[in-house]
Context: one part of a larger RNA
RNA sequence: GAAUGAACGCUGGCGGCGUGCCUAACACAUGCAAGUCGAGCGAGGCCGCGGGGCAACCCGCGAGUCGAGCGGCGAACGGGUGAGUAACGCGUGGGUAACCUGCCCAGGAGAGGGGGAUAGCCCUGCGAAAGUGGGGGUAAUACCGCGUACGCUCUCCGGUGCACAAGCGCCGGAGAGGAAAGGUGGGGAUCCCUUCGGGGACCUGCCGCUCCUGGAUGGGCCCGCGUCCGAUUAGCUAGUUGGUGAGGUAACGGCUCACCAAGGCGACGAUCGGUAGCCGGCCUGAGAGGGUGAUCGGCCACAUUGGGACUGAGACACGGCCCAGACUCCUACGGGAGGCAGCAGUGGGGAAUAUUGGGCAAUGGGCGAAAGCCUGACCCAGCGACGCCGCGUGGGGGAUGAAGGCCUUCGGGUUGUAAACCUCUGUCAGAAGGGACGAACGCUCGCCGGUAAAUAGCCGGCGAGUCUGACGGUACCUGCAAAGGAAGCCCCGGCUAACUCCGUGCCAGCAGCCGCGGUAAUACGGAGGGGGCGAGCGUUAUUC
Numbered sequence: 001g002a003a004u005g006a007a008c009g010c011u012g013g014c015g016g017c018g019u020g021c022c023u024a025a026c027a028c029a030u031g032c033a034a035g036u037c038g039a040g041c042g043a044g045g046c047c048g049c050g051g052g053g054c055a056a057c058c059c060g061c062g063a064g065u066c067g068a069g070c071g072g073c074g075a076a077c078g079g080g081u082g083a084g085u086a087a088c089g090c091g092u093g094g095g096u097a098a099c100c101u102g103c104c105c106a107g108g109a110g111a112g113g114g115g116g117a118u119a120g121c122c123c124u125g126c127g128a129a130a131g132u133g134g135g136g137g138u139a140a141u142a143c144c145g146c147g148u149a150c151g152c153u154c155u156c157c158g159g160u161g162c163a164c165a166a167g168c169g170c171c172g173g174a175g176a177g178g179a180a181a182g183g184u185g186g187g188g189a190u191c192c193c194u195u196c197g198g199g200g201a202c203c204u205g206c207c208g209c210u211c212c213u214g215g216a217u218g219g220g221c222c223c224g225c226g227u228c229c230g231a232u233u234a235g236c237u238a239g240u241u242g243g244u245g246a247g248g249u250a251a252c253g254g255c256u257c258a259c260c261a262a263g264g265c266g267a268c269g270a271u272c273g274g275u276a277g278c279c280g281g282c283c284u285g286a287g288a289g290g291g292u293g294a295u296c297g298g299c300c301a302c303a304u305u306g307g308g309a310c311u312g313a314g315a316c317a318c319g320g321c322c323c324a325g326a327c328u329c330c331u332a333c334g335g336g337a338g339g340c341a342g343c344a345g346u347g348g349g350g351a352a353u354a355u356u357g358g359g360c361a362a363u364g365g366g367c368g369a370a371a372g373c374c375u376g377a378c379c380c381a382g383c384g385a386c387g388c389c390g391c392g393u394g395g396g397g398g399a400u401g402a403a404g405g406c407c408u409u410c411g412g413g414u415u416g417u418a419a420a421c422c423u424c425u426g427u428c429a430g431a432a433g434g435g436a437c438g439a440a441c442g443c444u445c446g447c448c449g450g451u452a453a454a455u456a457g458c459c460g461g462c463g464a465g466u467c468u469g470a471c472g473g474u475a476c477c478u479g480c481a482a483a484g485g486a487a488g489c490c491c492c493g494g495c496u497a498a499c500u501c502c503g504u505g506c507c508a509g510c511a512g513c514c515g516c517g518g519u520a521a522u523a524c525g526g527a528g529g530g531g532g533c534g535a536g537c538g539u540u541a542u543u544c
Stems, first nucleotide, its partner, number of pairs: 001544004006540005013391006019384002021349001026347003030344003035073003040070002044066003047062006080302003089227008099219002104215007112146001114144002121136006152177011182207006190201004228274003235265003240262008277299004281292004304325005327338004355381001357380003363377001364375004394424004404415004428485001430480001432478003438471001442466010488533005493514003499528005509516002
């Protein structure tokens, strides 16, 4: 000099964009942060309409609504934190003839025919509660057999490629095994049933279902190289190193196990100890290098501590389950409940770090055919000069150089065009009026095209209409008023830019280094003056 997630002191007008627990991965009151689908299923409540009944009520209908249950998808994303980890964790470059991949895309084939349950519900037992047991009955895109399946899996055989071989890939053949689910909309004729309302067959659109192949995306695993300090840590190792066989996994492997062999690593630093998430980057520097890993992005790890598996395409799962520990809470003492390193917020720790805000309008995500619902992701607003950037606190004129202050050689000098005074302007702040972009979508209607037997329906395109903004009456614009509301901080011995007076008298004090102060101190304290920077200025800490 530059820099900072800063803090502290004094001071403080406005705006834009950023940014804000670096400490206790300490403990947490309260609210919210993951749901959605009635176009998978059965039943119920409320509301409305119709019918019956004197009434209580009963029956039917519903493009009305609600909370549960079964079922599906999501909940493995998104969001947080940096404890652990010196490791294939990360970075980079490869490998997988050793693998998986829901939803999505393309292609091929299919969806036949049956069955038994169960929740909700009703009856009932136990319990303070959390909850739990028995009986009855019911549906499905829930569950289970059967049939079919070239491509799939397994076994065997033949050929061929790689290979010393084992083995693996590819092609062909034989045998065995393995699947499914419906829903919703439209329909002229024909057929069947009908309680005459309609329903079914049949045709057709859309959304789904099953098997297979390929793709895309995401991941698992393996390898080369790189990745802090200590030798006042020199030896480490028993599933240890390798083999055979088996088990296990999506998959290779000592991953696990039985047996066999005795290996494997290490001064090119093993082992042990300390420290630490890694990177893109960021800071500094002419560079080389050094330092660092906040915000944003990628990867990893963790979710009160430790362990475990279940479900699933995917987890060993932050707002899931089980066990154990510590802690907190409820209890009828028998037993139960909980996990903010999500967003706010509280206590505590600390030099120190914000609102228990608004909205789903936009972007993105989950579910849904869609309308839509959910979304503390996100978009905004609030607080803090924490940082960067921009703007203002006025412009011009104005000498008898006023008064006052300070200095003085007492003549004067200086503060100083500074003020007063005259005149002008109107940025910001103020009050008034107007007032956006961010909005694309969606919905309705019409036309055209596609599908189709079809002028239904559905899909696509175009046009018209209509609707949607938290921020916010904000940005911005216009006129109004008025110099009116807006300057401080540090320094002045040398380094280093800026000097005098008074006070003090090795005292009180200053200080980054050299050093000042013991009676004329430009170095202490005050004042006048000056220098520097300016909504900041200094100090401290840290890095280069």
Annotation:
Model confidence (mean pLDDT): 86 of 100. The part of an RNA shown here (small-subunit ribosomal RNA, 5' domain) has 544 nucleotides and comes from an Acidobacteriota bacterium. Lineage of the source: Bacteria > Pseudomonadati > Acidobacteriota. The RNAcentral record of the full RNA draws on SILVA.